Two RNAs folded together computationally: RNase P RNA and transfer RNA, 449 nucleotides in total. The coordinates come from a structure-prediction model, not an experiment, and the mean pLDDT is 79.
[in-house]
RNA sequence: GGAGUCGGCCGGGCAGCCGCUCCCGCGGUGUCACCGCGGGGGAGGAAAGUCCGGGCUCCACAGGGCAGGGUGCCAGGUAACGCCUGGGGGGCGCGAGCCCACGGAAAGUGCCACAGAAAAUAUACCGCCUAAGCCCGCUUGCGGCGGGCCGGUAAGGGUGAAAUGGUGCGGCAAGAGCGCACCGCACCGGCGGUAACGCCGGUGGCAGGGUAAACCCCACCCGGAGCAAGACCAAAUAGGGGAACAGGCGGCUUCGAUCCGCGACGUGCGGCCCGCACGCGUUCCCGGGUAGGUCGCUCGAGGUGUACGGCGACGUGCAUCCCAGAUGAAUGGCUGCCCACGACAGAACCCGGCUUACAGGCCGACUCCCAUU
RNA sequence: GGGCCCUUAGCUCAACGGUCAGAGCAGGGGACUCAUAAUCCCUUGGUUGUAGGUUCGAAUCCUACAGGGCCCACCA
Numbered sequence: 001g002g003a004g005u006c007g008g009c010c011g012g013g014c015a016g017c018c019g020c021u022c023c024c025g026c027g028g029u030g031u032c033a034c035c036g037c038g039g040g041g042g043a044g045g046a047a048a049g050u051c052c053g054g055g056c057u058c059c060a061c062a063g064g065g066c067a068g069g070g071u072g073c074c075a076g077g078u079a080a081c082g083c084c085u086g087g088g089g090g091g092c093g094c095g096a097g098c099c100c101a102c103g104g105a106a107a108g109u110g111c112c113a114c115a116g117a118a119a120a121u122a123u124a125c126c127g128c129c130u131a132a133g134c135c136c137g138c139u140u141g142c143g144g145c146g147g148g149c150c151g152g153u154a155a156g157g158g159u160g161a162a163a164u165g166g167u168g169c170g171g172c173a174a175g176a177g178c179g180c181a182c183c184g185c186a187c188c189g190g191c192g193g194u195a196a197c198g199c200c201g202g203u204g205g206c207a208g209g210g211u212a213a214a215c216c217c218c219a220c221c222c223g224g225a226g227c228a229a230g231a232c233c234a235a236a237u238a239g240g241g242g243a244a245c246a247g248g249c250g251g252c253u254u255c256g257a258u259c260c261g262c263g264a265c266g267u268g269c270g271g272c273c274c275g276c277a278c279g280c281g282u283u284c285c286c287g288g289g290u291a292g293g294u295c296g297c298u299c300g301a302g303g304u305g306u307a308c309g310g311c312g313a314c315g316u317g318c319a320u321c322c323c324a325g326a327u328g329a330a331u332g333g334c335u336g337c338c339c340a341c342g343a344c345a346g347a348a349c350c351c352g353g354c355u356u357a358c359a360g361g362c363c364g365a366c367u368c369c370c371a372u373u
Numbered sequence: 374g375g376g377c378c379c380u381u382a383g384c385u386c387a388a389c390g391g392u393c394a395g396a397g398c399a400g401g402g403g404a405c406u407c408a409u410a411a412u413c414c415c416u417u418g419g420u421u422g423u424a425g426g427u428u429c430g431a432a433u434c435c436u437a438c439a440g441g442g443c444c445c446a447c448c449a
Base pairs, nucleotide, nucleotide: 001369002368003367004366005365006364007363008362009361010360012338013337014336015335016334017333018332020042021041022040023039024038025037026036027035028034029033044344048355049354051353052352053351054350055349056226057225058224059223063274064273065272066271068222069221070220071219072218073087074086075085076084077083088102089100090099091098092097103217104216108215109214110211111210112209125157126156127153128152129151133149134148135147136146137145138144139143165183166182167181168180169179170178184206185204186203187202188201189200190199191198192197230295231294232293233292240286241285242284243283244282245281248262249261250260251259265279266278267277268276288448289447290446302321303320304319305318306317307316308315309314339342374445375444376443377442378441379440380439383398384397385396386395391429400416401415402414403413404412422438423437424436425435426434
C1' cells in the first nucleotide's frame, strides 16, 4: 500500500423568531376551570413485523387427568425465553473468522415416483468363472480339449438421489472380510472432563440404507384472554322482542317468605372429563341508547459512574440522576451560517429478545498478500 | 392498539410430497346461420405472492418477508 474479518458508537449541527403538548411555581378572574408570566421535560436504533418470553389486569392467587402446542448437543446466565455467554461435535475458509432445526431410524408404523435384476426377511440383467457333481462330442490313453446342465460370484458394467463399509496386498476356478495391514464402525475397559465429549488399549469381520421441517418415541416447558384488559363517575333509551336450558325434592313453619340439605341446570370454562366458586335466572340473536370524563399511565427486572466476583453472558455493593405520556392524538414551521448535503422511519400499558428496513460516517482489535527497513 | 385468516390462469375454485398443476366461465380460431345469440370442435394462457431451507423430489412441509381481508367499546 492492497484485500478482508470481528466488535462498539453516531445517525446532520449551531443561533434567532413564532407555535404544539405535559409537569411545577407565582399572579388574576368566573378557583379541581381558564388566562398571563417564569422554569423544566418532549420519539427510535429500529418506536416497525407482532415472531417469542415476562410483568400487569380479569377469570379459582390458576387445581388434577386426557387431548393440543412448543423446545431439542452440554453447562451456565436470566423474571422468563425459541434469547445470550462459554464449551463439545460437524462443515467452509490459507487465515482472522463464519455457518449448523445438532435427541432417537436397533420401540413401532408409513413412504422411497421414474429407471433398474433388486429400494430392504434382499437379489443374478450384462459380465466373470467352470474347481466339485451329471451328460454329450473329439482324442490311443486312469488323462486332455470343447459344449451343455446344475451352479458359484456383488470385483467390473449398467440404473438411480441412494445398491448392503473404503483403500491396498494376499488368496481363489472366478470372486468375496475369505485372510491380513491401515482407516471407518460397534462393544468393553481405563484415564481426563460437572457434562456434551475426547484420548488410549482390547475385543468383534461388520451387525437392518435414507426420511422424524412423515406419524411417532424420549426429556423438559406451557391454564385462558388481553389496556378496546380492568375499576369508577356521568348522560341517554322502547329497561323492548325472539330462541335455548332450568325453575325439582325433602326439612324447619299453622301457611308463606327466609334459612338448611340433596339433586338437576347454567355461568366462570377458551377442546373434553373431574374438581372449585357463584346463581334463580343465565347465555345467544335481533332491536334501542351513548359515543363524555377520571384512574389504569409511567420510578422502571430504569439510566450513568465506580469497586469487587466471574473467561464471559451476568451478578452484588456504593454514589448519583428523573428522562414523552398524547386521546383526532403534541415533538413542528420560517430565517441565517457550516459540513461529509442528511437513509430507514414516528411512541399509544410497560419491559427483555429475535427478525426485517437503513444514505453516510467514526473508533478499536485482528488476519492474509506485496514492498521496504 | 390488539386478535384471527387468506394468497394457484383474466375471474371463481380443485390438486394423499411423485412423473407435463387441472376444471368451469372468460379470450382467440373454426363449424352451424342470410346474420347474431345459443350449441359443437380446436386452442392460447401459470416462475402456484417473493426469497431461503428440509427432501432424491415442494403448490403441498418449515422459516422470513410482501400484499389483502375480517372481528373488537360502553349502558340496559
It holds a member of the Rfam family "Bacterial RNase P class A". The family's RNA type in Rfam is ribozyme.